[in-house]
Context: one part of a larger RNA
RNA sequence: UGACGGGGGCCCGCACAAGCAGUGGAGCAUGUGGUUUAAUUCGAAGCAACGCGCAGAACCUUACCAGGGCUAGAAAAACUGAGAAUCCUGACGAAACUCGGGAGUGCUCGCAAGAGAACUCAGGUCCAGGUGCUGCAUGGCUGUCGUCAGCUCGUGUCGUGAGAUGUUGGGUUAAGUCCCGCAACGAGCGCAACCCUUGUCCUUAGUUGCCAUCAUUUAGUUGGGCACUCAAAGGAGACUGCCGGGGUCAACCCGGAGGAAGGUGGGGAUGACGUCAAGUCCUCAUGGCCCUUAUGUCCUGGGCUACACACGUGCUACAAUGGUUGGUACAAAGCGCUGCGAAGCCGCAAGGUGGAGCGAAUCGCAAAAAGCCAGCCUCAGUACGGAUUGCACUCUGCAACUCGAGUGCAUGAAGUCGGAAUUGCUAGUAAUCGCUGAUCAGCAGGCAGCGGUGAAUACGUUCCCGGGCCUUGUACA
Repeated sequence: UGACGGGGGCCCGCACAAGCAGUGGAGCAUGUGGUUUAAUUCGAAGCAACGCGCAGAACCUUACCAGGGCUAGAAAAACUGAGAAUCCUGACGAAACUCGGGAGUGCUCGCAAGAGAACUCAGGUCCAGGUGCUGCAUGGCUGUCGUCAGCUCGUGUCGUGAGAUGUUGGGUUAAGUCCCGCAACGAGCGCAACCCUUGUCCUUAGUUGCCAUCAUUUAGUUGGGCACUCAAAGGAGACUGCCGGGGUCAACCCGGAGGAAGGUGGGGAUGACGUCAAGUCCUCAUGGCCCUUAUGUCCUGGGCUACACACGUGCUACAAUGGUUGGUACAAAGCGCUGCGAAGCCGCAAGGUGGAGCGAAUCGCAAAAAGCCAGCCUCAGUACGGAUUGCACUCUGCAACUCGAGUGCAUGAAGUCGGAAUUGCUAGUAAUCGCUGAUCAGCAGGCAGCGGUGAAUACGUUCCCGGGCCUUGUACA
């Protein structure tokens, strides 16, 4: 100087408390451990691994296993020789591969012979190739403490020195934020602001958007209009600016006015010096080591989907604030040309047919759901719950056996609110309800977003956890 203390003081945080909803019990989905296996590819490991890499394993992916093949190789560059390229086709075979047959000549220079470019095949060579090892050799990227308020430097001063001071102290703040004081005076990286979005208003220009007034229609449909909504572009607005009180005449705090908004208005992006030899050599790059008829590479099939069991994360429930049948409202944000696909018709349905319109403020996906209005159910393992299984189908795809999703009929399991323990959340939040997108041929209970409905509680900081500042002890570094 740090680190640590079941030392002290001060102060924060959904840290506790006060509340609400859960997890832990059930069934299923998914990840992991374990076990099994020819293989169940590999990585991730307290918080910060475990719906994680994977924004989508039937083949492919794929790195694993079995079997069948290739050896200058699946892709690259250089050289020599032959043939343009390309297309059709036969045999063996599961395919890859191997062995044949036929058609066919182009482009540039040139009268021609021939040469050249590109491509294919054969040959030998400097080589290619490796998701093989080492993240404790590395770059890059990332997690975490933590959006915590800290981390440092120059000069000066003090100290033999390590170092101290500044950065401590009195107030204050979300903040090393600001004020005052002070052997310090300044400065840098962080904080804040500048950026995006949302909340109010104005201006500009009204189509594909909108419709108050006038006509018109089944319908903003048409004439008309651009007031309103809305869609962008630009601007205004919030600064403790104003008033009162407190405070050291300060910073600042409390209350009030005006205002759409008030003291950082809400949300996001933004992550200081560093810590964990944290994670990643399987994104990529890369040193070293290793393989080179194989640890490279091609193909078929299998596996990553196994199953006595254990854990994590979720979904659906256990019902009446509910279930079911019929009717009827109101979103936002997205996506669409090998695409979205309307109306109509067929089918109980999944779906089929059909093909209008639309490169989309025009057309489509598209039905929002909870809600509301009626009817039934009446506390029961039920008209709750839907696992499991049988049969019959639909769709995608070369192909749904291992191993896809969906539909109909039948079947109807566990489950009556969950032990010890434990998680999230302070407001348009929790809870609850649906919608969209990426990936994607097909496949979401996951993920990323979007809106609808919309609470309860916070006395307080003694205690648990994490953190900041000062101080104290130390046989620790």
Predicted 3D model of a 477-nucleotide part of an RNA (small-subunit ribosomal RNA, 3' major domain) from a Myxococcales bacterium. Its Rfam family is "Bacterial small subunit ribosomal RNA". The prediction has a mean pLDDT of 85.